This is a predicted structure of a 267-nucleotide part of an RNA (large-subunit ribosomal RNA, domain VI) from an Ignavibacteria bacterium. The coordinates come from a structure-prediction model, not an experiment, and the mean pLDDT is 89. The sequence was found in a public genome assembly. The source organism's lineage runs through Bacteria, Pseudomonadati, Ignavibacteriota and Ignavibacteria. Its Rfam family is "Bacterial large subunit ribosomal RNA". Gene Ontology terms of the family: ribosome and structural constituent of ribosome.
Context: one part of a larger RNA
RNA sequence: CGAAGGACACUUGAGGGGUCCCGUCAUUAGUACGAGAGGACCGUGACGACCGGACCUACGGUGUGCCUGCUGUCGCGCCAGCGGCACGGCAGGGUAGCCAUGUCCGGAAAGGAUAAGCGCUGAAAGCAUCUCAAGCGCGAAGCCUGCCCCAAGAUUAGGUGUCCCAUCCCUUUAAGGGAGUAAGGACCCUGGGAGAUUACCAGGUUGAUAGGCUCCACGUGUAAGCACGGUAACGUGUUUAGCGGAGGAGUACUAAUAGUCCGAGGG
Numbered sequence: 001c002g003a004a005g006g007a008c009a010c011u012u013g014a015g016g017g018g019u020c021c022c023g024u025c026a027u028u029a030g031u032a033c034g035a036g037a038g039g040a041c042c043g044u045g046a047c048g049a050c051c052g053g054a055c056c057u058a059c060g061g062u063g064u065g066c067c068u069g070c071u072g073u074c075g076c077g078c079c080a081g082c083g084g085c086a087c088g089g090c091a092g093g094g095u096a097g098c099c100a101u102g103u104c105c106g107g108a109a110a111g112g113a114u115a116a117g118c119g120c121u122g123a124a125a126g127c128a129u130c131u132c133a134a135g136c137g138c139g140a141a142g143c144c145u146g147c148c149c150c151a152a153g154a155u156u157a158g159g160u161g162u163c164c165c166a167u168c169c170c171u172u173u174a175a176g177g178g179a180g181u182a183a184g185g186a187c188c189c190u191g192g193g194a195g196a197u198u199a200c201c202a203g204g205u206u207g208a209u210a211g212g213c214u215c216c217a218c219g220u221g222u223a224a225g226c227a228c229g230g231u232a233a234c235g236u237g238u239u240u241a242g243c244g245g246a247g248g249a250g251u252a253c254u255a256a257u258a259g260u261c262c263g264a265g266g267g
Base pairs, nucleotide, nucleotide: 001153005164006163007162008161009160010159011158015150016149017148018147022048023047024046025045026044027043033038050107051106052105053104054103055102060099061098062097066093067092068091069090070089071086072085073084074083075082076081110145111144112143117138118137119136120135165266167179168178169177170176184262185261186260187259188204189203190202191201192200209255210254211253212251213250214249215248216247218244219243220242225238226237227236228235229234
């Protein structure tokens, strides 16, 4: 820009893409078969490998502004207590998120048309014959469906529901040009399990969108100060303390204020 007014939802699926895998064990059954040795088809069940998708409850990683311990040095006047630097200084743990080695699910069943092949009926050719005779079947991991994803720019531009309405001005009277509006949309702002930007999604005071605060979960692991014990290093008590990123809930304290623009008049 189009989709013959303008919108908002929900859809159909032409077409396209993806998938399509393999094994072991048990059972049927030591049956059929076979002199024996050996040893099934068909059918049923369980488990697994591989590949793929999703996810983070558990398991296991990471987790550089979370907690703790420790060394050297510099600083805060000193002690104590802290801070900077030293690979994130080193070390021990670790929430969310992101992950796999983890969890769940799938690669199935079924239908249709077939290949090789196997057949039925059956002539030409009184027989025989599955048939580059008429006619009718069975028959593959393959083909078409089925399953998953995209999808009406499918210009053949689809469908359903709902909302908005027939306002002014100009004119060459054309499905013309312009203006202000409707439903609705956008700008702008707060953000996100969305994301390079954009887009998408949740919100914008008639508000829990983010921050803050409170509570909870969870992580560290018992702070500082003081008291007591010990010559002291240190220990014990106060103390399941103190501190804390991303998690959950609540709460308008802060910021989403105020506002602006676009947007139909229909053969």